[in-house]
A computed fold for a 99-nucleotide RNA from Algoriphagus aquimarinus, annotated as SAM riboswitch aptamer (S box leader).
RNA sequence: UGCUUAUCGAGAAAGACCGAGGGAAGGGCCCUAUGACGUCUUAGCAACCUGAGAAUAAGGUGCUAACUCCCAUUCCGGAUUUCCGGAAACAGAUGAGCG
Repeated sequence: UGCUUAUCGAGAAAGACCGAGGGAAGGGCCCUAUGACGUCUUAGCAACCUGAGAAUAAGGUGCUAACUCCCAUUCCGGAUUUCCGGAAACAGAUGAGCG
């Protein structure tokens, strides 16, 4: 990096450094010099793997703004004026396995 598969409405901080954008992509709407994002350290959360018959500890990854922040594309139902609800698809994130 590609393929397969599972989950994605909950949960979870602080310090130091850096210094301008960031929230994947389109449109929104948010966060951000009262320092976002990112890196490191400690702490925490608990999704997967692992761990003993079971449970648990420890461990490997991961995560710690907003429903995957919302919407789009398709179908269905309601409402009848561009709205509401549900399901699916595309795409994304994370884990595990394989090449």
Lineage of the source: Bacteria > Bacteroidota > Cytophagia > Cyclobacteriaceae > Algoriphagus. It was read from a public genome assembly, where an Rfam model found it.